[in-house]
RNA sequence: AAACCUAAGAGUUUGAUCCUGGCUCAGAACGAACGCUGGCGGCAGGCCUAAUACAUGCAAGUCGAACGAACCUUUUAGGUGAGUGGCGCACGGGUGAGUAACGCGUGGGAAUGUGCCCCUGGGUGCGGAACAACAACUGGAAACGGUUGCUAAUACCGCAUAAUGACUCCGGUCCAAAGAUUUAUCGCCCAGGGAUCGGCCCGCGUUUGAUUAGAUUGUUGGUGGGGUAAUGGCCUACCAAGUCGACGAUCAAUAGCUGGUCUGAGAGGAUGAUCAGCCACACUGGGACUGAGACACGGCCCAGACUCCUACGGGAGGCAGCAGUAAGGAAUAUUGGACAAUGGAGGAAACUCUGAUCCAGCCAUGCCGCGUGAGUGAUGAAGGCCUUCGGGUUGUAAAGCUCUUUCAGUAGUGAAGAUGAUGACGGUAACUACAGAAGAAGCUCCGGCUAACUUCGUGCCAGCAGCCGCGGUAAUACGAAGGGGGCGAGCGUUGUUCGGAAUCACUGGGCUUAAAGCGUACGUAGGCGGACAAGAAAGUCAGGAGUGAAAUCCUGGGGCUCAACCCCAGAAUUGCUUUUGAAACUUCUUGUCUCGAGUCCCGGAGAGGUUGGCGGAAUUCCGAGUGUAGAGGUGAAAUUCGCAGAUAUUCGGAGGAACACCAGUGGCGUAGGCGGCCAACUGGACGGGAACUGACGCUGAGGUACGAAAGCGUGGGGAGCAAACAGGAUUAGAUACCCUGGUAGUCCACGCUGUAAACGAUGUGUGCUAGCUGUCGGGAUCUUUAGGUCUCGGUGGCGGAGAGAAAUCAUUAAGCACACCGCCUGGGGAGUACGGUCGCAAGAUUAAAACUCAAAGGAAUUGACGGGGACCCGCACAAGCGGUGGAGCAUGUUGUUUAAUUCGAAGCAACGCGAAGAACCUUACCACCCCUUGACAUCCCGGUUGGGAGGAGCAGAGAUGCACCUCUUCAGUUAGGCUGGACCGGUGACAGGUGCUGCAUGGCUGUCGUCAGCUCGUGUCGUGAGAUGUUUGGUUAAGUCCAGCAACGAGCGCAACCCCUAUCGUCUGUUGCCAUCAUUAAGUUGGGCACUCUGACGAGACUGCCGGUGAUAAGCCGGAGGAAGGUGGGGACGACGUCAAGUCAUCAUGGCCCUUACGGGGUGGGCUACAAACGUGCUACAAUGGCUGUGACAGUGGGCAGCGAGGUCGCGAGGCCAAGCUAAUCUCUAAAAACAGUCUCAGUUCGGAUUGUUCUCUGCAACUCGAGAGCAUGAAGUCGGAAUCGCUAGUAAUCGUGGAUCAGCAUGCCACGGUGAAUACGUUCCCGGGUCUUGUACACACCGCCCGUCACAUCAUGGGAGUUGGCUCUGCCCGAAGACGGUGUGCUAACCUUUUAGGAGGCAGCCGGCCACGGUAGGGUCAGCGACUGGGAUGAAGUCGUAACAAGGUAGCCGUAGGGGAACCUGCGGCUGGAUCACCUCCUUU
Repeated sequence: AAACCUAAGAGUUUGAUCCUGGCUCAGAACGAACGCUGGCGGCAGGCCUAAUACAUGCAAGUCGAACGAACCUUUUAGGUGAGUGGCGCACGGGUGAGUAACGCGUGGGAAUGUGCCCCUGGGUGCGGAACAACAACUGGAAACGGUUGCUAAUACCGCAUAAUGACUCCGGUCCAAAGAUUUAUCGCCCAGGGAUCGGCCCGCGUUUGAUUAGAUUGUUGGUGGGGUAAUGGCCUACCAAGUCGACGAUCAAUAGCUGGUCUGAGAGGAUGAUCAGCCACACUGGGACUGAGACACGGCCCAGACUCCUACGGGAGGCAGCAGUAAGGAAUAUUGGACAAUGGAGGAAACUCUGAUCCAGCCAUGCCGCGUGAGUGAUGAAGGCCUUCGGGUUGUAAAGCUCUUUCAGUAGUGAAGAUGAUGACGGUAACUACAGAAGAAGCUCCGGCUAACUUCGUGCCAGCAGCCGCGGUAAUACGAAGGGGGCGAGCGUUGUUCGGAAUCACUGGGCUUAAAGCGUACGUAGGCGGACAAGAAAGUCAGGAGUGAAAUCCUGGGGCUCAACCCCAGAAUUGCUUUUGAAACUUCUUGUCUCGAGUCCCGGAGAGGUUGGCGGAAUUCCGAGUGUAGAGGUGAAAUUCGCAGAUAUUCGGAGGAACACCAGUGGCGUAGGCGGCCAACUGGACGGGAACUGACGCUGAGGUACGAAAGCGUGGGGAGCAAACAGGAUUAGAUACCCUGGUAGUCCACGCUGUAAACGAUGUGUGCUAGCUGUCGGGAUCUUUAGGUCUCGGUGGCGGAGAGAAAUCAUUAAGCACACCGCCUGGGGAGUACGGUCGCAAGAUUAAAACUCAAAGGAAUUGACGGGGACCCGCACAAGCGGUGGAGCAUGUUGUUUAAUUCGAAGCAACGCGAAGAACCUUACCACCCCUUGACAUCCCGGUUGGGAGGAGCAGAGAUGCACCUCUUCAGUUAGGCUGGACCGGUGACAGGUGCUGCAUGGCUGUCGUCAGCUCGUGUCGUGAGAUGUUUGGUUAAGUCCAGCAACGAGCGCAACCCCUAUCGUCUGUUGCCAUCAUUAAGUUGGGCACUCUGACGAGACUGCCGGUGAUAAGCCGGAGGAAGGUGGGGACGACGUCAAGUCAUCAUGGCCCUUACGGGGUGGGCUACAAACGUGCUACAAUGGCUGUGACAGUGGGCAGCGAGGUCGCGAGGCCAAGCUAAUCUCUAAAAACAGUCUCAGUUCGGAUUGUUCUCUGCAACUCGAGAGCAUGAAGUCGGAAUCGCUAGUAAUCGUGGAUCAGCAUGCCACGGUGAAUACGUUCCCGGGUCUUGUACACACCGCCCGUCACAUCAUGGGAGUUGGCUCUGCCCGAAGACGGUGUGCUAACCUUUUAGGAGGCAGCCGGCCACGGUAGGGUCAGCGACUGGGAUGAAGUCGUAACAAGGUAGCCGUAGGGGAACCUGCGGCUGGAUCACCUCCUUU
């Protein structure tokens, strides 16, 4: 100098956020156990369970220097021992059952004892009688004895001596001793003192439960006595009636206490192994004896249980000492060595004894240390694993080369521990030498927390999991492998404790809505308390003293090679006691004061309370009158009332209940609550005055009182309303909502109950902290019809600081503080069970646990949704026109059938869809027959040069196979079949798959929706998710534009740019056109390009102009001009996203599957079936029509394997011949509705299905299965139920025409033109959509969520007739051993005497009270089981309903009562934690 240096969080509730709140993890520790593994040493530790039972051995003896006998010998000196005697055995060692206690801890105290030890003062004289051993006899199986006789002592007894001792009535009385051996000691006795160790008493501290609240009779105290070493009800007699207890008695449960140990920043929390102190216990219970000390672990007696021996008569025993055994258990060691050391007992000593102790053995049980090698070594070997196939990684790792030898091994030397001797450990530690990398590495984890990743297998299986959670075919989460991370002779798991947890909060939390303020007041105990002064000194502060054992922790040193470990010194021990001081604060005492509190006087306000009386309106009933057929009620009805006269109306009467308007976020009251008027009685608050008291105050556990509605009891009353109940409706049902009735009840009196969302979800009191503005009561003041300013008390709104998770609160706090009380500690189980208290009952109050979940919850955000609101739009409705649904046929689908009827599409958004065209092909399906490197691609080997086209032969159903003829002919070339190409054969890599997964995907598409939306940057606001912008007021088709605004800008969408069309111009004039001129049958030709037209470029339309309106804006309305007017009409164009929407069968593609087949080829069949149902269409039902005839006007388009004029044949489909045209030239090409005639309302001259028959065309081929034509046949159908679709103008309707596909085959699809309407008042309603707002328990987002009964399974639990056991209390009975008391006529050595005896004293025996065990009767309490029974919890897909969340479709909830399968319904009162609309009041801004 030091002993002060210290505090971490994470995961999980949600779509996301903040908060509350629980659960879980990371750390440290252990007398541990288990799994896998295991080289050495040091130091520690080792039955936590059965205080269960114990075989065997040992754990307490010693002294011959106390004594007598006996025996042995080296024979007079030793030795051995049983016995007497002394000391010890009360220590040491074990255990923690009991104990909640003066047991322990700490600090004190007086009325006490103390062997051995130390000191001091004295003393140690004289006698006596026995009993063991021993001997004899004798009992017993044994244990163990009995009788007689002998004997010694430091054994026993008496006398003397006797104080500085004890007692005392103050006279006096009483009490001791032991010798041994030899000369020096050891002993002995009395007394005093000390030390040590005990006994007793007291203050304080020492677990949980009040669902244990009263306990106590020796109990509390006194007096006398007894007892003890000693105080004391410790015991006893009497007297008194006390004593303890909410500061928790008593009772119950649990527990040895402490120093310490573990953890923690600390405060604390948990714990009490090893070591140390104290206590208790020793098979269980009781008892005493001996002794200095015990009620005695290895002593005694008794009782009980158990074990053992027995000759059945009787005996013996107690490991919670050290080893060891059995049992229990997850689990805990050797029947070892030694007294060498330390210590203990005895002894004078030598010495003996010592399972205390020191050592060794076993065990990774823990802590600490060491090792299992070091250096070098790249071709980055091999092998493994992965791979994008290039490589990467294992990995300098290995091998190889060069070294080292700690530890272990072998051999040698060899301690300290011992002051003189003596070493169990032990030939141990240590040292030296030698050999050789030699003998020595595992465990666990790798989804996040949490360091560490890939492949394969598996396929909600197997399994994992601490929490969240993984696994249903691409698993970093299961199993394996490779790789990696961590620790390492260990590693992981389990259990327990503390920590994190501020999650019981003293340090250090909360209570409006998350759990949490008692319904309200009064008030007891308690807690807290105004100003001034003085005193005291309990708290407080400072100094001193004592104590706070040692060990441990900490600091500084030191010793083992280091460390663990050990030693020394210090610090610390935060405490208690005591003493001396201080006096600010608290406290106490005393005195004073007036501001707190109260009293008094004056005044006004008020639904404050109680009692009595009075009043009018209304309902109902009764009587009477008028009057007639309905009334009533509802969404609509019915039950109901009414011709026996209702309803309506008038008059009169009865009775009960409640008091319209005034009336008001007005008033009063502590709360519940209080409302007509008057009177009586009565409580409180407020304002003003300032006379009085003088802290009299605040809060308030228990306690007491009050306490809505419902309910209960008794007696009244009963008009209206109205649980229950009845009927009618509604409904799938309707135990409801609605309606008609209606009883308790509602009312009064007197009792009880004591609860409500009893709410401001906000305890009471006091002080402090910006304002503005209403209103009620009072006062002061200035001006005064009115009002202004100030002030006290109440009651509202807004708002600042501050607070808050936020919503919000904000002088009436949820702000800042103080005082006191109550309450909370995850959700459910449950405000339930049991127990107690209260109640007539209903029930109230107090109030758990098992079990179960990882959440439950608060506030706010964004969406979505609402049988919420506001605004707006759309052929959405409405107004119209035409359809579908009925018929026949066509076509698609379902279903059914089938060998197959291939597959897909499924509300809108599948169904004339994929399919713009299934006779074969297509074709994917089925039956049968064939091929296997394959019909197709690339590579390799061998062969051939070929290959292509045509013809034709044989077998076959064909694919295919075999054989032949004719024609034609590749490139380069080094001139070689050399190279390429081609073909054939072969081998394997591979091909191939319309096989699966559209829920692994790309691409494409549908839909909301051509709806007007969807976002971003920066800034700002908010803790944050997010908001703002994008909302608001106008306007628009539009987030279109304007204005405003904490926003300012921007992007994708809208619009525009693109195409077609409507007008004009310029240019172009052939194949187009023809006004003028010729010409013709004809724009046929000449001519022309004006017009039409063609197709390129332009113009034009922009709310540009005018008026009105609007805000002077954007815009809107009207008008002019114009071909066109407000987007002119149409098209293309589809934001962010939604639907796991559709498609693996267009295509592409991951993974899986098949490989002589799930691939490839062929023939035939099927996709075309047919009781039934649906969608989409065509044709009709007729006169706006059918038929016949005449005959004019279009526009798209198409055409060479084609369109085909024209001619000709056929009734016709069509056939034959054939010009022109690769097209503004030729051709398809004829348009149809139109017009005229006829038919005359009928199953027809409508309608055309069906069927028969004859043909045509395409095609290898029309049977299954094409289209068309002619003749004949002539179904159903006379305008279509419920329902439903399209369309707003060149649209609907109607009419025809063209094209794609295609050999052929449209009623479908895509285009084209002709004719050409009606209606829209309007936005209430249906549907869909957009914006804003509101509620939400939804977020898979209402196709959401979610409640209860019932049924099934499992689990824990309550009740339960009883039954079993433990503990305990009370009464009674019994009464072992024992001590105590009495007796003691039986027995009796020491002493005494007056001595054959007697006495004192003693013993046995007996009696008495006390008392253990036991018995009996009755209580209390705890636990186990229990037929049956109650509710509860949990459980992917059970039943019934729909209660709640939106106005949840009857707003919900609270209390109470009744009812009901169930959620629930209804009555009464209350709450807003109710949506919406209207009104009122208040506030804000102007």